[in-house]
RNA sequence: GCGCCUAUAGUUCAACGGAUAGAACAGGGGCCUUCUAAGCCUCAAAUCCGGGUUCGAUUCCCAGUGGGCGCA
Numbered sequence: 001g002c003g004c005c006u007a008u009a010g011u012u013c014a015a016c017g018g019a020u021a022g023a024a025c026a027g028g029g030g031c032c033u034u035c036u037a038a039g040c041c042u043c044a045a046a047u048c049c050g051g052g053u054u055c056g057a058u059u060c061c062c063a064g065u066g067g068g069c070g071c072a
Stems, first nucleotide, its partner, number of pairs: 001071007010025004018055001027043005048064001050062003
């Protein structure tokens, strides 16, 4: 330099082009318990950046950035 894959809560992962973007763990509050742990209830938290297509984009297209792999 070229090609391929990838980017969503703090972390690990979901999400036919149409849901209020969801789960687990982690975190805050509460219940329970003599206390802790466990269990139960509850709260907060995310689509890498910029364009395009579309009635509608996390999803499709283009360019960029970060990460991974391969070729040179």
The RNA shown here (transfer RNA) has 72 nucleotides and comes from a Candidatus Woesebacteria bacterium. Rfam family: tRNA. Rfam classes the family as a transfer RNA. The sequence is in RNAcentral, with records from ENA. The prediction has a mean pLDDT of 81.